[in-house]
Molecule: small-subunit ribosomal RNA
Organism: metagenome
RNA sequence: GGCGGCAGGCUUAACUCAUGCAAGUCGAACGCACCUUCGGGUGAGUGGCGCACGGGUGAGUAUCGCGUGGGAACGUACCCUUCAGUCUGGAAUAACCACUGGAAACGGUGGCUAAUGCCGGAUAUUCCCUCCGGGGGAAAGAUUUAUCGCUGAAGGAUCGGCCCGCGUUAGAUUAGCUAGUUGGUGGGGUAAUGGCCUACCAAGGCGACGAUCUAUAGCUGGUCUGAGAGGAUGAUCAGCCACACUGGUACUGAGACACGGACCAGACUCCUACGGGAGGCAGCAGUGGGGAAUAUUGGACAAUGGGCGAAAGCCUGAUCCAGCCAUGCCGCGUGUGUGAUGAAGGCCUUAGGGUUGUAAAGCACUUUUGCCAGGGAAGAUGAUGACGGUACCUGGAGAAUAAGCACCGGCUAACUUCGUGCCAGCAGCCGCGGUAAUACGAAGGGUGCUAGCGUUGUUCGGAUUUACUGGGCGUAAAGAGCGCGUAGGCGGCUUGACAAGUCAGGGGUGAAAUCCCAGAGCUUAACUCUGGAACUGCCUCUGAAACUGUCAAGCUGGAGUGUCGGAGGGGAUAGCGGAAUUCCUAAUGUAGAGGUGAAAUUCGUAGAUAUUAGGAGGAACACCGGUGGCGAAGGCGGCUAUCUGGACGACAACUGACGCUGAGGCGCGAAAGCGUGGGGAUCAAACAGGAUUAGAUACCCUGGUAGUCCACGCCGUAAACGAUGGGUGCUAGCUGUAGGGGGGUUACCUCUCUGUGGCGAAGCUAACGUAUUAAGCACCCCGCCUGGGGAGUACGGUCGCAAGAUUAAAACUCAAAGAAAUUGACGGGGACCCGCACAAGCGGUGGAACAUGUGGUUUAAUUCGAGGCAACGCGAAGAACCUUACCAGGGCUUGCAUGCUUGUCGUAGCUUCCCCAAAAGGAAGUGUCAGUUCGGCUGGACAAUGCACAGGUGCUGCAUGGCUGUCGUCAGCUCGUGUCGUGAGAUGUUGGGUUAAGUCCCGCAACGAGCGCAACCCUCAUCCUCUGUUGCUAACAGGUAAUGCUGAGAACUCUGAGGAAACUACCGGUGAUAAGCCGGAGGAAGGUGGGGAUGACGUCAAGUCCUCAUGGCCCUUACGCCCUGGGCUACACACGUGUUACAAUGGCAGUGACAAUGGGCAGCUACCCAGCAAUGGGAUGCUAAUCUCCAAAAACUGCCUCAGUUCGGAUUGUCCUCUGCAACUCGAGGGCAUGAAGUUGGAAUCGCUAGUAAUCGUAGAUCAGCAUGCUACGGUGAAUACGUUCCCGGGUCUUGUACACACCGCCCGUCACACCAUGGGAGUUGGUUCUACCUUAAGCCGGUCCGCUAACCUUCGGGAAGCGUCCGACCACGGUAGGGUCAGUGACUGGGGUGA
Repeated sequence: GGCGGCAGGCUUAACUCAUGCAAGUCGAACGCACCUUCGGGUGAGUGGCGCACGGGUGAGUAUCGCGUGGGAACGUACCCUUCAGUCUGGAAUAACCACUGGAAACGGUGGCUAAUGCCGGAUAUUCCCUCCGGGGGAAAGAUUUAUCGCUGAAGGAUCGGCCCGCGUUAGAUUAGCUAGUUGGUGGGGUAAUGGCCUACCAAGGCGACGAUCUAUAGCUGGUCUGAGAGGAUGAUCAGCCACACUGGUACUGAGACACGGACCAGACUCCUACGGGAGGCAGCAGUGGGGAAUAUUGGACAAUGGGCGAAAGCCUGAUCCAGCCAUGCCGCGUGUGUGAUGAAGGCCUUAGGGUUGUAAAGCACUUUUGCCAGGGAAGAUGAUGACGGUACCUGGAGAAUAAGCACCGGCUAACUUCGUGCCAGCAGCCGCGGUAAUACGAAGGGUGCUAGCGUUGUUCGGAUUUACUGGGCGUAAAGAGCGCGUAGGCGGCUUGACAAGUCAGGGGUGAAAUCCCAGAGCUUAACUCUGGAACUGCCUCUGAAACUGUCAAGCUGGAGUGUCGGAGGGGAUAGCGGAAUUCCUAAUGUAGAGGUGAAAUUCGUAGAUAUUAGGAGGAACACCGGUGGCGAAGGCGGCUAUCUGGACGACAACUGACGCUGAGGCGCGAAAGCGUGGGGAUCAAACAGGAUUAGAUACCCUGGUAGUCCACGCCGUAAACGAUGGGUGCUAGCUGUAGGGGGGUUACCUCUCUGUGGCGAAGCUAACGUAUUAAGCACCCCGCCUGGGGAGUACGGUCGCAAGAUUAAAACUCAAAGAAAUUGACGGGGACCCGCACAAGCGGUGGAACAUGUGGUUUAAUUCGAGGCAACGCGAAGAACCUUACCAGGGCUUGCAUGCUUGUCGUAGCUUCCCCAAAAGGAAGUGUCAGUUCGGCUGGACAAUGCACAGGUGCUGCAUGGCUGUCGUCAGCUCGUGUCGUGAGAUGUUGGGUUAAGUCCCGCAACGAGCGCAACCCUCAUCCUCUGUUGCUAACAGGUAAUGCUGAGAACUCUGAGGAAACUACCGGUGAUAAGCCGGAGGAAGGUGGGGAUGACGUCAAGUCCUCAUGGCCCUUACGCCCUGGGCUACACACGUGUUACAAUGGCAGUGACAAUGGGCAGCUACCCAGCAAUGGGAUGCUAAUCUCCAAAAACUGCCUCAGUUCGGAUUGUCCUCUGCAACUCGAGGGCAUGAAGUUGGAAUCGCUAGUAAUCGUAGAUCAGCAUGCUACGGUGAAUACGUUCCCGGGUCUUGUACACACCGCCCGUCACACCAUGGGAGUUGGUUCUACCUUAAGCCGGUCCGCUAACCUUCGGGAAGCGUCCGACCACGGUAGGGUCAGUGACUGGGGUGA
């Protein structure tokens, strides 16, 4: 959520079931009773047929159950065909009647009766049995004259039983199973074969081609998926099987061991009068329950079919229909056309507009569906229609009755705003969300599908990710440690035969439905029908003979044997040898030895070490020695002898495919380890001591036991590696080396076989690499792999003395783990190079006092920022007010700007007074805007109210612009084209030299180019030309006490314009004849001459929202604005940067010479006067090469003479000066007085390579005033650099990497906590199964009998036979005992996984 058609509808509890229905029928088999219209009908019973079909379910079953194809030893009611028959007797019994028990269910006793019920006799074929003589064996009538029945036999049809080949899930952590078991004989039994059953005999049968056991499961046609091969599945429909509350049993019957029959046992439910009884929905509906979940207690026998019947007919929850459910498939509709003002509203917006959107409204039409009315089927071959007044047809009214769901970050079609702020939430995977979310939530818009849509679950696909089609194993997971060899697999050449495989043709079968194709019927489709094809399979017949196979006969090439020959640490045993270590004895000899980075433990005066001689003992074999040899691998090394294996070469005599591989199996198998017994020199786990260290259970040292060695026996593993299984053949080369052989022109060359290496072609490979010793091209066989972790672990099995080995999971957890290569970064990796980086020096900091900044603390506030280098005398080139952002208090609310509205222009403003801390407030006074076209026209100013707005040093530098710091003035960073590589990328840019330099040269698959370097720019140093005042003064002249003071000059200095000059240009050496380097000459300057400006691509989410700008957020009578006062100046303390010192290279006093850069009118001030001085009072020049600041200081001379001083100046007292509205908090300066710490500074640390450090003063910016800071300037003026090992930073190449947030990385294990799954566990609970024994219901079978009995026989006694009792065998359920196996649970315990 509108309609219709066709389908489908308990996947779970084979759980429990109330109620109704689902199998009856026949009077033409029979008697009785009742009714009767006298035709007949009804009822219960006897009897016949049916109830073994139809319908349901899938529990069980891994099986001849199913599928398929065959077979022989069988049955078959009803049906068909044929032949023959249907004669003659008998005894009962239900119903019924009487009596009687019981609550009921249901009976009991006696009596009567019929039949197509039951039982005899006769007859008997093509029947059955047989010892072949013989024996046995049937029937039913009804009604009336035509049928239906009945009996025997044979055949058919149909259906069924049985047997066999092949196919039919998983597990080997199930490897042995089986006593009626396998076979035979006799007997029994069955419809029939058969150990189906029984007695006896034999000892078989099955199994690695998987028996047995365990788990799971109905099987099939088919269905879903897939290109196919496959994989999954077995709903509906159809075939088969099994089951019917659970287990067992038989009866009846043609057929059952029987869903709506019986008996017994058990569980459960119900009734009961407690004595007993009843029941079985896995039939159709329906109920409860379970569950995510599945329908009506409907109609009809009209059709199709079934049962009975002669038939009419009856029955039929089979079936046909209807009902419910968007559960699926199919079809249709929810309108159509026109309609721009592009309406309103919504949303967005850059505010213009865009979008929703021709969408709506409006106008004009149509009527499918639905509604109303009328007609009205087929299905029915004569009657009969549940469906159903249904389908369908006609007419009518009216846009009327009819749209939702999901999604919009990528995969994947579809985007914006707001809200939220790692919250809420989303999520299939990757992943979104921490204040600008296309990913959350909402809205607008869009996309997709549509009576549906989305989610979840399941299956296949994609997945060549189990690889038959169609994968792999050097390094990603994966070659067994190695060999021998069984089964198996595979196998050389020639000929013949066979025909199993193979191929061809024919036949049978492969049910129907389904799928496919062609038609047909419903308006179409879905659906249905007809026909065809197909069903890839199995069986069978005939044929072919190449290949495989089998058999037979041969061959020599594979394989093996033989003869000759040489090589070798191949193996085993025995013997022998020398060097060395250690120990012992003796001797010489004396104080150390030993050991290490340095030491110590240790040894030594009881004589070590060293040296010499002798001896003992064990183990190992220097040199040769070699990507050399041998061996299957492990492995093998002194010499000799004995025994012994294998390979190789030459010859081509012999055998004749004898071969390859190899599951299981067997053997060998380093080191360590284990057992027993020896041996024990060295070395040496454990252990001890000494060192090292924060510690040092280590590395180093001194000792030292197992062991190391031998014999015998175990173990059976290694990075047992070439991380590369074995075999065969084929596929370019070059060059070493070991062994053998051939040829030649023989110090050598060449050919060839077998080994062993290097480099390389094609090919292969993800790449690395490999490459005749393949990882190439092919074939054969074996082993192994299938994401990481859990885990080579647990459990179980096997082996082992043990250690342990081998075989080998799962739960759980992650989205990766891994390989190779690339670019970076990093390394207590390597190579080369550079830098005041170290070293060599000079001077400092760190100690003192003070200044200043910061932290901390304090505070009403101590505003904010900056934080390793690269924050800390930083922003701040100057906080008393101001600044000022902070605090306290007092005030203002359109406010500082712009616009709109209104008003005024005798405005605005200014002055004075009052109050006040000030601002604010109040009062008084003063105060005649400008232009003009002369129009109160324009401009301007001001005020008021309100609205827009202003304002914010409020937040976010992690939203930003701009600017800046830093690596670093380090030499780097890139691009185009080409080439190489699958690619990331590489090359160029690497290499050899050289440079300060990616500077230059040479070489080179590169060739060029750009940003950086350098140069061009400024300045200093030399010279020239020009200029000549305010600067200069050599020559000339004048003047003065003196002076460029004046005339004059343009030489010099200088000013400031232009030029010159330096380029490795010249010479020599060196280098490669290059680039360049070294030395020299000349030159003011020499190898970028000194200094400055100049900062590549980028890094640090570096710094700054408080310079400025700016997105977003926030405040708006306040986080805005004004004002006064305070604070930023606090002070236990800690750090940074400085100043002044500690003194004699000095202090003080005096004399008095030499700079440069700069500044100056609200200014600098000469000069004079006053004052001790700061300074004040006069006065002059200068808007400056003119006047002024301006005096330079260190230098020199004298005194002081090593002391807390004539050092040092802090602190404090007091008196002054200046600036300023104002020096209290809180300025600077001066005079007098006071006179602190400090005697050169621990660990540590900074700057500097020449006009530099050090030292000395000067000026400027800011500024009313305030400088130890900052920025400039000049004066005086050093020392040292051997060198690049080390520290720090940087560059290039190379190497390793598990790092890429890039080493401040990554990451391992324990411990603590939480959670999860799991192993062990004293046990305990349950399921299942096996064995033994006990018990034995019903039942069948056998036996028995003192019971009972109509048919038949009888000699009348009885017998036969039946029923029944009892006994026995078998047996379900049940019980006892002991095993196996599976599962649950369990104190405690083991490891594992996950967690910021």